[in-house]
RNAcentral holds the sequence, with entries from Rfam. A computed fold for a 78-nucleotide RNA from Solirubrobacter ginsenosidimutans, annotated as c-di-GMP-I riboswitch aptamer. Its Rfam family is "c-di-GMP-I riboswitch aptamer". Rfam's curators write: GEMM was predicted in a large-scale screen for bacterial structured RNA regulatory elements. Taxonomically the source falls in Solirubrobacter (Bacteria, Thermoleophilia, Solirubrobacterales, Solirubrobacteraceae). Its mean pLDDT, the model's own confidence on a scale to 100, is 82.

RNA sequence: UGUCAAAGGCAAAUCGCUCGUGAGGGCGAGGCGCAAAGCCACGGGGCUCCGCGGAUCGGAGCCGGCCGGGCUGCCACU
Numbered sequence: 001u002g003u004c005a006a007a008g009g010c011a012a013a014u015c016g017c018u019c020g021u022g023a024g025g026g027c028g029a030g031g032c033g034c035a036a037a038g039c040c041a042c043g044g045g046g047c048u049c050c051g052c053g054g055a056u057c058g059g060a061g062c063c064g065g066c067c068g069g070g071c072u073g074c075c076a077c078u
Base pairs, nucleotide, nucleotide: 001076002075009034010033014029015028016027017026018025019024032065038071039070040069042068043067044066045063046062047061048060049059050058051057
């Protein structure tokens, strides 16, 4: 650096069960895809809940397969 392979890995949508007020999470099936789709909520962003008559605002959460960042890993080539 990620195209050539090779060994593999992960697992979208959806469905079933389950946890959660919810965003969403876990397990199983399933494979859209992924060279980090491994780990980390640090920054941005999106989403949920609560407070307030409402908005602003504030608080608490969720999303790592939205983008960036940090750390680590297989193979090949330079």